[in-house]
RNA sequence: GCCCUCAUAGCUCAAUGGAUAGAGCAAUUCCGUCCUAAGGAAGAGAUGGGAGUUCGAUUCUCUCUGGGGGCA
Numbered sequence: 001g002c003c004c005u006c007a008u009a010g011c012u013c014a015a016u017g018g019a020u021a022g023a024g025c026a027a028u029u030c031c032g033u034c035c036u037a038a039g040g041a042a043g044a045g046a047u048g049g050g051a052g053u054u055c056g057a058u059u060c061u062c063u064c065u066g067g068g069g070g071c072a
Base pairs, nucleotide, nucleotide: 001071002070003069004068005067006066007065010025011024012023013022018055028042029041030040031039048064049063050062051061052060
């Protein structure tokens, strides 16, 4: 220098163009207990930045940034 791939919640992952973006763990609050724990309940929390296509984008296209891999 070229090519491929990945980026979603604090962490690990879902979601193949149809809307309320889900789950586990973690954290918070409450119940529970004499206290702690186990267990239970509730609420909060995310699509890397920018542009484009589309009625509609996490999803498709371009570009930038960052991680991983391959070739030279």

A computed fold for a 72-nucleotide RNA from a bacterium, annotated as transfer RNA. Rfam family: tRNA. Rfam's curators write: Transfer RNA (tRNA) molecules are approximately 80 nucleotides in length. Rfam classes the family as a transfer RNA.